[in-house]
RNA sequence: GCGGUGGUAGUUCAGCGGUAGAAUGUCUCCCUUCCAAGGAGAAGGUCGUGGGUCCGAAUCCCAUCCACCGCU
Numbered sequence: 001g002c003g004g005u006g007g008u009a010g011u012u013c014a015g016c017g018g019u020a021g022a023a024u025g026u027c028u029c030c031c032u033u034c035c036a037a038g039g040a041g042a043a044g045g046u047c048g049u050g051g052g053u054c055c056g057a058a059u060c061c062c063a064u065c066c067a068c069c070g071c072u
Stems, first nucleotide, its partner, number of pairs: 001071007010024004018055001026042005048064005
């Protein structure tokens, strides 16, 4: 230099054009003599970044940044 895979909640990951989710963690309440476990609820996201297409983009296209892999 070229190609490929990945980047989404604090963490690990789903979601392949139509309201962004799960598990876990955090906070509050219930339960318990207390803790743990269990139950109920809540908060937490510019979907790596910048453009484009589309009525509508995490998703499709282009560029770019980071990590890993391969080729040269």
Record summary
Predicted 3D model of a 72-nucleotide RNA (transfer RNA) from Candidatus Roizmanbacteria bacterium CG_4_9_14_0_2_um_filter_35_15. It matches the Rfam family "tRNA". About the family: Transfer RNA (tRNA) molecules are approximately 80 nucleotides in length. By type it is a transfer RNA.